[in-house]
Context: one part of a larger RNA
């Protein structure tokens, strides 16, 4: 000098930031991922219309309409958010390569969108079970599923002709054969579906170099190292398997052990360097512990599935349910770390034609002097140098001290009152214009959690606001009293045994200041 700090004493305000460093301990409760009726069959609730009965209130019926519980289907749930257990590794950083690869949604180009079929949930019905859940039978739809046709193309196999290179090779054109698509909706404007080429974005893989400590760890390795072949993968590869060879790594530190997420950064330092990894950003790993795959463009998936285990809960004892290292919150641990808050108004994300819905991401508010920065706690005059305190060489003097009283002024701040933002641009709706007739532009209208906040103005009145540590030297600041090697102090030197500037108190002084000191850690 610094800190995600803690502790002691003290504490006025604002802005901006930060806030479980320990138990990756266990979790009550609520919320954190849904959305689409412009894919579908439908109608549980609400509303509108209609109908029936009734004098009426009202009751019942009706999917006709707005909508919509549950269900099928699509997209999303692989993002966003959390944590740092593991990992000394192509994990990360940096620089390359892939002639060895994938990429939903998005953009551009080319071509197509013809026909048919049988199921199933919902629903009905009959059951089983305490429940979670589940079985049989019957009906039905689709952008669900299946089959046929067509093949611009694509894939595979074989052949021909060129071009290129980086070793295996790559690429262009072409011929033959085989295989392979589709889905509709609607407000008629569109939008979707299928095949394929390219782009963009995101990923996968490989490699050079760098990446902690210990030699009181010196040898290590059998799928191990390489090859032929089969399998597997999006793809290369002992990735896996059969066979063959006997290799591979190592004092330029293998193997083993310990510790640890890595980087941008941050702190310190003149620099070199040393230390660091909290907040924010990028990458990685993990999601009660261990294992596994399914679905999918993408996961071996935090709020998905299955198996095993530990733990907790329910049970009718037969069997079931759960996973806060999401946001709050609870217990525990600890020196120590916050609200079971508001809103989707903004930014961003998912779905949707859209309106919109969802969003503990996010934006805000609450708590905490935890830090940084800023402001204030008055200003000017005022000497009988008052009283009181303290000290002394004591009829007196020094100091507290212009300090106070008193006079004048100001009102930041405070309190009260009045006014009151910017953050809002949209989307949509209404009107107008341009042309490509569904896109763009213009005008109006609609939309604010924070918040009656920030801010402004006025009124009142010095009014509401100072402490902490130190004073032997280092080190700025000295005297008196008490104590008497006691009580105590102390970072180092050291102080205290009767005149202690070093202990305790007082007066005074010095330093910093809404903080000051101590402790811990780093330079």
């Nucleotide at each position: 000098g610094a800190u995600g700090a803690a502790c002691g004493c003290u504490g006025g305000c604002g802005g901006c930031a930060g806030g479980c460093u320990u138990a990756a301990u266990a979790c009550a409760u609520g919320c954190a991922a849904g959305u689409c009726g412009a894919a579908c069959g439908g109608u549980a609730a609400c509303a509108u219309g209609g109908g029936u009965a009734g004098c009426a209130a009202u009751a019942c019926c009706u999917g006709a309409u707005g909508a919509c519980g549950a269900g099928u289907g699509g997209c999303g749930c692989a993002c966003g958010g959390g944590u740092g257990c593991g990992u000394a590794a192509c994990g990360c950083g940096u620089a390359u390569g892939c002639a060895a690869c994938c990429u939903a949604c998005c953009c551009u180009g080319a071509a197509u969108u013809g026909g048919a079929a049988c199921a199933u949930a919902a629903c009905g019905u009959u059951g089983a079970g305490a429940a979670a859940u589940u079985a049989g039978c019957g009906c039905u739809a689709a952008u669900a599923u299946u089959c046929c046709a067509u093949g611009u193309g694509a894939a595979u196999a074989u052949g021909a002709a060129g071009a290129g290179g980086c070793a295996u090779c790559u690429u262009u054109u072409u011929a033959u054969a085989u295989u392979u698509a589709a889905a509709g909706a609607u407000u008629u404007a569109u939008u979707g579906a299928u095949u394929u080429a390219g782009g963009a974005u995101g990923g996968g893989c490989a490699u050079g170099c760098g990446u902690a400590u210990c030699a009181u760890u010196a040898g290590u390795u059998a799928g191990u190292u390489g090859g032929c072949g089969g399998g597997g993968u999006a793809a290369c590869g002992g990735c896996u398997c059969a066979c063959c060879a006997a290799g591979g790594c190592g004092a330029c530190g293998a193997u083993g052990a310990u510790u640890a997420g890595g980087g941008g950064u941050u702190c310190u330092g003149a620099g070199a360097g040393g230390a660091u990894a909290u907040c924010c950003c990028c990458c990685c790993a993990c999601a009660c512990u261990g294992g596994a795959a399914c679905u999918g463009a993408g996961a071996c998936a935090c709020g998905g599935u299955c198996c095993a285990g530990a733990c907790u809960c329910c049970u009718a004892c037969g069997g079931g349910a759960g996973g806060c290292a999401g946001c709050a919150g609870u217990a525990g641990g600890g020196a120590a770390u916050a609200u079971u808050g508001g809103g989707c108004a903004a930014u961003g994300g998912a779905g949707g034609c859209a309106a919109c819905u969802c969003u503990g991401a996010c934006c805000c508010a609450g708590c905490c002097a935890u830090g940084c920065c800023g402001c204030g706690u008055g200003c000017a005059g005022g000497a009988a140098g008052a009283c009181g305190g303290u000290c002394c060489u004591a009829u007196g003097g020094a100091u507290u001290g212009u300090a106070a009283a008193c006079u004048g002024c100001u009102u930041u701040u405070a309190u009260c009152a009045u006014a009151g933002a910017g953050u809002a641009a949209u989307c949509g709706c209404g009107g107008g214009g341009a042309c490509g007739u569904g896109u763009c532009c213009c005008c109006g209208u609609c939309u604010g959690c924070a918040a009656g906040u920030a801010u402004a103005u006025g009124a009142u009145g010095a009014a509401u606001a100072a402490g902490c540590a130190u004073c032997g030297g280092c080190u700025a600041a000295c005297u008196c009293c008490g104590u008497g090697c006691c009580a105590g102090c102390a970072g180092c030197c050291g102080c205290g045994g009767u005149a202690a500037u070093a202990c305790g108190g007082a007066g005074g002084a010095u330093g910093c200041a809404a903080g000051c000191g101590u402790u811990a850690u780093c330079c």